[in-house]
Context: one part of a larger RNA
Molecule: large-subunit ribosomal RNA, half A
Organism: mouse gut metagenome
């Protein structure tokens, strides 16, 4: 630690359940809105947070009806009420009904702001409360410009729109995906989607119509007809009508003709227009004669039967000491039904409850057939003449639509152009023309059948049951996104809460007694409680041991349950043995998928076509749509249109048992000699998403510029230092200039370097502290500079100092919803069991090649005496091999034409020629595409024997294969390579298990139905692993060859075969000789045998002995050798052939024959005999299929795609019959029982349902899809704990590194202080908790719960104003939506405007208090004048950048020996030049003073849209005058307020608080903000407020005092733990304030205020 049993914990599957869905039926109902919908915001309760009601009259008021005992809503508990004087409740009808919202008085960031007019309250400020005040159309009426008249404009008055709403309707605009296997017409589709518009339906409709010679007689929709007729790149594919059968059923009105009245054009005549009458198509006007029966869908009243909206009644049971917690179960004894439908009630109830059948009922209100009145409308006749819908039929031209795609293309409809007729006329009948039929267009209305279903009621299901069913058993919530949008999880105690008093452990959670319960193993994490996963006991193995974890065999230990049986558990040790899927030629594969477990997951359904099967009827079969009945069931009948057969042949015309063919009575062809049709089920196509999942993309209408990028407005912001342009002023210089030099000046995409902005190199960071950052360094830093606010551009777009660069973390075409289930010849996945059979990886074609068609080869059904194999006979051929005649090739010799060369002084005869050669000849060759020749096998046929036994054809339904793989042979390609590639024949594999070959699809051997502790072989073994020979017999082998290899190599070795030498003594040793001319000539320094050359080799002496075979010398010398003799004594040498060896032999994880080993072999070769050896063959039993007179039996039974066949299981239904509280299902364990899927039976567990047979229907079987939801693991107690300093003490806790206090250290300090704005929305503040959240821990908190907490005439917004920019009355375009845009509104980032200093609180303060201002209105007193309003003129508000000066001089600093307060004397001096702290104030008022600004008077004028004394101008006069005036000083405010220090009471705490309270000076920096100059080019907002100014018209100002003064913000955070960043994140965030020493600084370093020690 394994495996087992047992007990837990996690967990939420399974069972059961339903309060929710789903899908239909049958009614109703089908609009709602300015009388203010729909759909929300805020509120209302004694306490109230959600929902429900409801609305300030606010879980509700009022009448009226039902109802009769409890009511205050889901929802409890305490208070408190209400109801027999009748309450909650239920129904009819009123009543109030905030704010938003079409939204409508005006605006607006919806539910907020701000008005005005009348009226009402004492009501002339101001307050409150009623009601009106959009706009746009229509009608009427007023009023009225240019412009006489009149009109537009404008105004009143009435109606009426407007917006919403699930589907369905009609119009307008109008995709793409997709399909065609590509694609453009074509298709999808007139679909999606957008707009407009209407209704309870909507549309159509009352013939200028269909027919076809008979006809019918408005639309609409159902069945058919017909997948016909047609349309079509005649592809996909689209698809009629005529007729027939049915639902419904209904028809009318205008215009005109002609009569009457009016009005216009000044108007008798003319024309036009309007208004009644008439009139409407088997016409009418018109003349004549009639004038009422009747008719009426609609519209208006009245009556109304019935309905509907609440609601009453409503039958019959009781026992039981049966069992239980409990009766509805048993039993026993009844009863009642027009009620045995559900539901409850403590399990299973006809007679307990609700209810059900059958019956009753409405004050009000609502529909309501029908009946009546109103009101409309309605005769026959005659035929002169009128009337009968014009930019119109119609033509062209272009389009669209018609089932019809320009086609011969009518019909319909109209953009452009022309353009009739007038009933004697016009249209139509699918170009057209004529004859016939039909019909009467250019006006309009019309109900019923048909379509949908947001809703309401009553019901229903072989629909679901919590991962199902709608996304939602309530949620469009939570949550994510700027946004349009997207979008969950979650059900269950018990009959009853009896919901666990008390005790005890514990801080708590919890948990242990009591207690309840029928049960708590029913305890709120609750029925039932699988699995994964974590434990804990018990049996038994386990620590030299190597593995797909089983398996078959076992010692050995423990145990007895469906049980003593070779049972149960364990289980040392032997033996076999590399998981599953899916892909594949092949997979352990290191190729794909899967952490694990449990749920959920894929061939369906509709139509239509073939086949099978089974009923039914049958020459006939069967209906469809509708209809009717009822016992309402998948009942029953009616309904014969219509379909299919029944006759067929022909291109048809036709003909018909025949016909076509032909000249044909030939001949042939196709037929006739009778079965079909309907349903059901099964199996396969087509059409539909069609077996599930799954892009990359297309298109449509939105949403999006809070990220960025340009751009528009307006604001803001750049420490400090450095250079020193141009001008200018001086001196110089020059006739003058030019120029020089000094200053002065301050100029620049100027230099240097923070803020600030950028993003160049490097480290780090890479499951980060950051989804782009941190360190350290760099670049810009007055400019083309950087930021904020608000605004514009949108995806076929838009920005782009241009990178395919940005467009919310996405960009070669955003994002979000939809078409939509796009499509996907592409991956991937596709779920129970047996049984039979069993491929394919090939031809053809193919934009084919990894796709498909047909055929080939499987199945399965019918039907067939057909197949194959061998033996024997005939055949046809042109192959290996041979051959070289043919056709080439290719080598040699000879011949020789021809041609080169040479010779002939040149040409030329002509000679020659070791040069090339055709043809020839000799000889010896080659060949897939050569053959005078030619086999084997194989092919086809014939008889006959055999041998096999349905293996053959044929035809019908279903398929699957079309990537193959290696051995072997003969070939091609390649390189006589390849595990390499084509095809050919075979064979395995593939789809084949099993022996063998160590291992090892493709090789050898052999084809596994089970089951045998039986037998015999096959490859191929028999020393040991390892079964079976240490076998016999004869050789070889010496290398461990066997047990990897080539040229080539070698005196291995064994065996043949030949030849040479040899007793006349050979080969090898040993001894001895090896000499002489001569040092051979010649060269040469020298060459004497031995550099070299020449001579071919002399010649002597000899057994022998080169003018020399090596080594050597400078060259001589010297040592050999050839030869030859002696020794010695038998064989030696060579060559060629055959076996077995050697040598050539270097690689990566371990040496390598598997391995140990192995040598007269355990190796090679021959041979001989005996064994083992497989799922094979053979015995014994057993089982299925198939044959079979179904009966003895025979044969067969590996198997992928893949065909067929019998069969479990789930889950609903229907019948019938059984269970269950004496325990149903689910759930666990079990050794039963079956060939399997699976069934049973006991036990336990569970607490109400559940099975058995027969049928009949499906949401019907899980392991795999990188599936999809959950749950538990693994990694792992691992990484990590997110920039930085903390120690100590006391406190407080159940507890303390982390809270709270003190001390001691530490950081920050141009911040890590501190105000402010945007964003946040309660985080602020006290009490009290500590589950969860805080990276640890907590007593703590930005965390939980209860309470508080914000106070404004002056601060900020808004009752003022305008900018970008937005709306946007009329207006202009635009199919629609909607676009721009005048006047105007709206909109700050900007103008304008009136509070200061102190103090308080736990928590707010320019808000509250305290003192002192201030602006506005209004009263009332006062006082003065001529004043004086608006939307009008005018001024003014009013404006850039850079720089420099200037005056006073603000806040602040420093210093001080001066002031004030306090303080030590300690050891020597010193009471002072000691040491500590401190040394303050505002708005207003008034006064000084003046920096600094303005020129001032009167005249004249035609501008300034009327006027004007303003303003402009124009000419004149006066002047250092005159006016304005800022900071600042000085008084008052202030006899106050602070204020250092002192400082109570109280046990501590609330406290350095209550309260007391000193000086309050000086010198020095300082320069904020004001003001005014120069420069410069890029020339630097609007309006209001204000202030003049006059028109009209009709009424003002100063000061005083008193009242008056609305609405929002106002807490906290705010360089952050409160904001953006998924976090309490080392990132980001606009303005403002910026003390001290150094320093040029705001750089840097150290410190003040302050604030932190940043949470392991």
């Nucleotide at each position: 630690a394994g495996c087992a049993c047992a007990g837990g914990g996690c967990g939420g599957a399974u069972g059961c359940c339903u309060u929710g869905g789903c899908a239909c039926u049958a009614a109703g109902a089908g609009c709602c809105g300015a009388u203010g919908a729909a759909a929300g915001a805020c509120g209302c309760g004694a306490c109230a947070a959600g929902c429900u009601g409801c609305g300030a009259a606010a879980a509700g008021c009022u009448g009226c009806g039902g109802g009769g005992a409890g009511g205050g809503g889901c929802a409890a508990a305490u208070g408190c009420c209400c109801g027999a004087c009748g309450a909650u409740c239920c129904g009819c009808a009123g009543g109030u009904g905030u704010c938003u919202g079409a939204a409508u008085g005006g605006g607006g960031a919806a539910a907020c702001c701000c008005a005005c007019a009348u009226g009402a309250g004492a009501g002339g400020c101001c307050c409150u409360c009623a009601u009106g005040u959009a706009u746009c159309c229509a009608u009427g009426c007023g009023c009225c410009a240019a412009c006489a008249c009149a009109u537009a404009a404008c105004g009143c008055a009435u109606g009426g729109a407007g917006g919403g709403g699930a589907a369905c309707c009609c119009g307008g605009c109008g995709a793409a995906c997709u399909g065609a296997a590509a694609c453009a017409u074509c298709u999808a589709a007139g679909u999606a989607g957008c707009c407009g518009g209407a209704g309870g339906a909507a549309g159509a409709g009352a013939a200028a119509g269909a027919a076809a010679c008979g006809u019918c007689g408005a639309u609409u929709c159902c069945g058919c007809a017909a997948g016909u007729a047609g349309c079509g790149g005649c592809g996909a594919g689209c698809g009629a009508a005529c007729g027939c059968g049915g639902a419904g059923g209904a028809g009318c009105c205008c215009a005109a003709a002609c009569c009457g009245g009016g009005a216009u054009g000044c108007g008798a005549g003319c024309a036009u227009c309007c208004c009644g009458g008439g009139g409407u198509u088997a016409g009418g006007a018109c003349c004549g004669c009639a004038u009422g029966a009747c008719u009426g869908a609609u519209c208006c009243g009245a009556c109304g039967a019935g309905c509907c909206u609440a609601g009453c009644g409503g039958a019959a049971u009781g026992g039981c000491u049966u069992u239980g917690g409990g009766a509805a179960a048993g039993c026993c004894a009844g009863c009642c039904g027009g009620a045995g439908a559900g539901g409850g009630u403590g399990a299973a109830a006809g007679c307990c409850c609700c209810g059900u059948a059958g019956g009753c009922g409405a004050a009000a209100g609502g529909c309501g057939a029908g009946u009546c009145g109103g009101c409309a409308g309605g005769g026959c006749g005659g035929g002169a003449u009128c009337c009968a819908g014009a930019g119109u039929a119609c033509a062209u031209c272009g389009a669209g639509a018609c089932a019809c795609g320009u086609g011969g293309a009518a019909c319909c409809u109209u953009g452009a152009u022309g353009g009739a007729a007038g009933a004697g006329g016009c249209g139509g009948g699918g170009a057209c023309c004529a004859c016939c039929c039909c019909g009467c267009a250019a006006g309009g209305c019309u109900a019923a059948a048909c379509a949908c279903u947001c809703c309401u009621u009553a019901g229903u299901g072989a629909c679901c049951g919590a991962u199902a069913g709608c996304g939602c058993a309530g949620a469009g919530u939570a949550c994510u996104g700027u946004g349009a949008a997207g979008g969950a999880a979650a059900g269950g105690u018990g009959a009853a809460a009896a919901g666990a008093a008390c005790c005890c452990c514990g801080g708590g959670a919890g948990g242990g007694g009591a207690g309840u319960g029928a049960a708590a193993g029913a305890g709120a994490a609750c029925c039932u409680g699988a699995a994964a996963c974590c434990c804990u006991g018990u049996g038994u193995u386990u620590a030299c041991a190597a593995g797909c974890u089983g398996u078959g065999g076992g010692a050995c230990c423990g145990c007895c349950a469906u049980a003593c049986g070779g049972g149960c558990g364990g289980g040392a040790c032997c033996g076999c043995g590399u998981a599953c899927u899916u892909u594949u030629u092949g997979u352990a594969g290191a190729a794909c998928g899967g952490u694990c477990c449990g749920g959920c997951g894929a061939g369906u359904u509709g139509c239509g076509c073939c086949g099978g099967c089974u009923g039914g009827c049958a020459a006939g079969g069967u209906u469809a749509a509708g209809c009717g009945c009822c016992u309402c069931g998948g009942g029953c009948g009616c309904g014969g249109a219509g379909c299919c057969g029944a006759a067929g042949g022909g291109a048809a015309a036709c003909c018909g048992a025949g016909u076509c063919u032909u000249a044909a009575c030939a001949g042939g062809g196709c037929g006739a000699c009778g079965a079909g049709u309907c349903a059901g089920c099964c199996g396969g196509c087509g059409c539909a998403g069609a077996c599930c999942c799954g892009a990359a993309a297309c298109c449509g209408g939105g949403u999006g510029a809070u990220c960025u990028a340009u751009c528009c407005a307006u604001g803001u912001c750049c420490a400090g230092g450095c250079u020193g342009a141009a001008g200018c002023u001086g001196c110089c210089g020059u006739a003058a200039g030019a120029g020089g030099c000094a200053g002065u000046g301050g100029a620049g995409g100027g230099c240097c370097g923070a803020a600030c902005g950028c993003a160049c190199a490097u480290c780090c960071g890479u499951u980060g502290a950051a989804a782009a950052g941190g360190g350290u360094g760099g670049c810009g830093a007055c400019g083309a500079g950087g930021c904020g606010u608000g605004g514009a551009u949108a995806g076929g777009g838009g920005a782009g100092a241009a990178a395919u660069u940005c467009c919310a973390a996405u960009c070669g075409a955003a994002c979000c919803c939809g078409g939509a289930g796009a499509u996907a010849g592409c991956u991937g996945g596709u779920u129970c069991u047996c049984c039979u059979c069993g491929a394919a990886a090939u031809a053809g074609c193919u934009u084919u090649a990894g796709g498909g068609c047909u055929a080939g080869c499987c199945u399965c059904g019918c039907g067939u005496a057909a197949g194959c194999c061998u033996g024997c006979c005939g055949g046809a051929g042109g192959u290996a091999g041979a051959g070289c005649a043919c056709u080439g090739a290719a080598u040699u010799u000879c011949c020789u034409a021809g041609g080169g060369g040479g010779c002939g002084u040149c040409a030329a005869a002509g000679c020659u020629u070791a040069c090339c050669g055709a043809a020839g000849a000799a000889u010896a060759u080659c060949a897939a595409a050569c053959u005078c020749c030619g086999a084997a096998u194989g092919c086809c046929g014939g008889c006959c024997a055999g041998a096999c036994g349905a293996u053959u054809c044929a035809u019908g339904g279903g398929a699957g294969u079309c990537a193959g793989a290696c051995c072997g042979u003969a070939c091609g390609a390649g390189a006589u390579a390849a595990g390499u590639u084509g095809g050919a024949c075979g064979g395995u594999c593939g789809a084949a298990a099993g022996g063998g070959a160590a291992a090892g699809a493709g090789c050898c051997c052999g084809g596994a139905c089970c089951g045998c502790c039986g037998g015999c072989u096959a490859a191929g073994g028999c020393c040991c692993c390892c079964a079976a020979g240490u076998g016999c017999g004869u050789g070889u082998u010496a290398a461990g060859u066997g047990g990897g290899a080539a040229a080539g190599g070698a005196u291995g070795u064994g065996g043949g075969a030949u030849u040479u030498c040899g007793a006349a003594g050979a080969c090898a040793g040993c001894c001895a000789g090896g000499a002489u001319g001569u040092u051979g000539g010649c060269u040469c320094a020298g060459a004497a045998g031995c550099a070299g050359c020449c001579a071919c080799g002399c010649a002597u002496u000899c057994a022998a002995a080169g003018a020399g075979u090596g080594c050597g010398u400078a060259a001589c010398a010297g040592c050999u050798c050839a030869c030859u003799g002696g020794u010695c004594g038998a064989g030696a040498g060579g060559u060629c052939c055959c076996g077995c060896g050697c040598c050539g032999a270097a690689a990566a994880u371990g040496u390598c024959c598997g391995g140990g080993g192995c040598u007269g072999a355990a190796a090679c070769a021959c041979g001989c005999c005996g064994c083992c050896g497989a799922a094979g063959c053979c015995g014994c039993g057993g089982g299925a299929u198939g044959c079979g007179u179904c009966a003895a039996g025979c044969a067969u039974c590996g198997g992928u795609a893949g065909a067929g066949g019998a069969g479990c299981a789930u889950u609903g239904c229907c019948g019938c019959c059984g269970c269950g509280a004496g325990g149903a299902a689910g759930c666990g364990c079990c050794a039963c029982c079956g060939g399997g899927a699976g069934g049973a039976g006991g036990c336990g567990u569970g607490g109400a349902g559940g099975g058995g047979c027969g049928g009949g229907a499906a949401g019907a079987g899980a392991g795999a899809a990188u599936g999809c939801c959950g749950g538990a693991a693994u990694g792992a107690g691992u990484a990590g704990c997110g920039a930085g300093a903390g120690g100590a003490a006391g406190g407080u806790g159940g507890g303390a590194a982390u809270c709270c206090u003190u001390c001691c250290g530490g950081c920050c300090g141009a911040a890590u202080a501190u105000c402010c704005a945007a964003g946040g929305u309660u985080u602020c503040c006290a009490g009290g908790g500590u589950g969860a959240a805080g990276c640890u821990g907590a007593u703590c908190u930005g965390c939980c719960c209860u309470g508080g907490g914000g106070a404004a005439g002056u601060c900020g917004g808004g009752g003022c104003c305008u900018a970008a920019g937005g709306c946007g009355a009329g207006g202009c375009c635009g199919a629609g939506a909607g676009g721009c845009g005048u006047a105007g509104c709206c909109g700050a980032u900007g103008g304008a405007c009136a509070a200061c200093a102190g103090g308080u609180u736990g928590a707010c303060a320019u808000u509250c208090c305290u003192g002192u201002a201030c602006u506005g209105c209004g009263u009332c007193a006062u006082g003065a004048c001529a004043g004086a309003a608006c939307u009008g003129c005018g001024g003014g508000g009013a404006c850039g950048c850079a720089u420099g000066c200037g005056g006073a001089g603000a806040a602040g600093g420093a210093u001080g020996g001066g002031c004030c307060g306090g303080g030590a004397g300690a050891c020597g001096g010193a009471a002072g030049a000691c040491c500590c702290g401190g040394c303050g104030c505002a708005a207003g008022c008034g006064g000084g003073g003046g920096a600094g600004g303005g020129g001032c008077c009167a005249g004249g004028c035609a501008g300034g849209a009327a006027a004007a004394u303003c303003c402009g101008c124009c000419a004149g006069g006066c002047a250092g005058a005159c006016c304005c005036g800022g900071g600042c000083c000085c008084g008052c405010g202030a006899c106050g307020c602070g204020a250092a220090g002192c400082g109570a009471a109280g046990a501590g705490a609330g406290a350095g608080u209550a309260g007391c309270g000193a000086a309050g000076c000086a010198u020095c920096c300082g320069g904020a903000g004001c003001g005014c100059g120069u420069g410069c080019c890029g020339a630097g907002a609007a309006a209001a407020g204000c202030c003049g100014c006059u028109a009209u018209g009709g009424c003002u100002c100063g000061u005083g005092a008193c009242g008056c003064a609305c609405c929002c913000g106002u807490a906290c955070c705010g360089u952050a733990a409160a904001c953006c960043g998924a976090c309490a994140c080392a990132g980001g965030u606009g303005g403002a304030u910026g003390g001290g020493g150094a320093g040029a600084g705001a750089a840097u370093c150290c410190c003040a205020a302050g604030g932190c020690c940043g949470a392991c």